[in-house]
């Protein structure tokens, strides 16, 4: 980098440093000099993998290991379809898909 599988409406923040952008992309909307984003320290959440415990199994539990995560549903939409409101433009809701993220395994 790519492929496969699973999950993505729950959960979890303080301090120091830095200094202008950030939320993947586009549009919207939002966060941000009352210091965002990022880095580091400490803390926490979760339970994918490993481990341990209970169990015949299904499954459940623990959290000292490997990752991950700690604004907003993956912030919302993007493609297709359906329901509904509207003369229309368009609005609202639902389903599927796409894209993305994370884990585990493979190439």
């Nucleotide at each position: 980098u790519u492929c496969u599988u699973a999950u993505c409406u729950a959960g979890a923040g303080c301090g120091a440093c830095c200094g202008a952008g950030g939320g993947a992309c586009u549009g919207g909307c939002c966060c941000u000099u009352u210091g965002a984003c990022g880095u580091c320290g400490c803390g926490g959440c979760a339970a994918c993998c490993a481990g341990c415990c209970u169990g015949a199994g299904a499954a459940g539990g623990c959290a000292a290991g490997g990752u991950g995560c700690c604004a907003a549903u993956u912030c919302c939409a993007g493609c297709g379809g359906g329901a509904u409101c509207g003369c229309a433009a368009g609005g609202u809701c639902c389903c599927g898909g796409g894209a993305g993220a994370u884990a585990a395994g493979g190439a």
A computed fold for a 107-nucleotide RNA from a Deltaproteobacteria bacterium, annotated as SAM riboswitch aptamer (S box leader). Model confidence (mean pLDDT): 87 of 100.